[in-house]
This record gives sequence, C1' cells and structure tokens, in this order.
RNA sequence: GCGGCCGUAGCUCAGGGGUAGAGCGCUCGGUUGUGGUCCGAGUGGUCGUGGGUUCAAAUCCCAUCGGUCGCC
Repeated sequence: GCGGCCGUAGCUCAGGGGUAGAGCGCUCGGUUGUGGUCCGAGUGGUCGUGGGUUCAAAUCCCAUCGGUCGCC
C1' cells in the first nucleotide's frame, strides 16, 4: 500500500428499514445473626464519526477514524 471482519449500556454480545434488547454489573428492598446465594423492583445508550438514500436508518450507500486478520 491492498483486501476481509469488527465498532451498539460499565463489561460480554443480540438486533440486518418502522420508537434499541439480553446476560452480567450497579442501586434499593425482601430472605439471612453478618456476608454470599436466591427473589422483587429500579438503573441504564448522540448505535465510532461525517455525509447520502428514504415518509422513516443501529440496519442500505459513500467517506473517514480506531481495532483485528490476511496479502504484498
């Protein structure tokens, strides 16, 4: 330099046009002599960034940044 893949909650990841979810975590409460486990409730996001398409974009297109793998 060229190409592929990845970027979504604090972490690990779903979601592939129609108001963004799970598990873990965190907070409060119940249970317990305390803690843990378990149960209930709550807390969660400029979907890497900038443009374009569309009535509507996390999702499609272009560019760009970062990570990763391969080729030269």
The RNA shown here (transfer RNA) has 72 nucleotides and comes from Inquilinus sp.
Its Rfam family is "tRNA". Its family is annotated with triplet codon-amino acid adaptor activity in the Gene Ontology. Rfam's curators write: Transfer RNA (tRNA) molecules are approximately 80 nucleotides in length.
The sequence was found in a public genome assembly.